A computed fold for a 77-nucleotide RNA from a bacterium, annotated as transfer RNA. The prediction has a mean pLDDT of 80. The sequence is in RNAcentral, with records from ENA. It matches the Rfam family "tRNA". Rfam describes the family as follows. Transfer RNA (tRNA) molecules are approximately 80 nucleotides in length.

């Protein structure tokens, strides 16, 4: 230089042969239990899906471009 894969919530992940309100655990943050605390149970918040642009009626999912990370190949030496 090429070629592949991955970017969804703080975190770690589902969800992808396009379908309408994008989900689950840890986390926090409230309440029960408890003498306190941990555990254990019951609620809440939390994300316009790495940035843009197109295609569709409609994209997290298709395509192009860029950005960031991670693998292989090659050049040089």
């Nucleotide at each position: 230089g090429c070629c592949c894969c991955u970017g969804u919530a703080g975190c770690u992940c589902a969800u992808u042969a396009g379908g309408a309100u994008a989900g689950a655990g840890c986390a926090u943050c409230g309440g029960a239990u408890u003498u306190c605390u941990a555990a254990u149970c019951c609620g809440g918040c939390g994300g316009u899906a790495g940035c843009g642009u197109g295609u569709u009626c409609g994209a997290c999912u298709c395509a192009c471009g860029c950005c960031a990370g991670g693998g292989g190949c090659g050049c040089c030496a």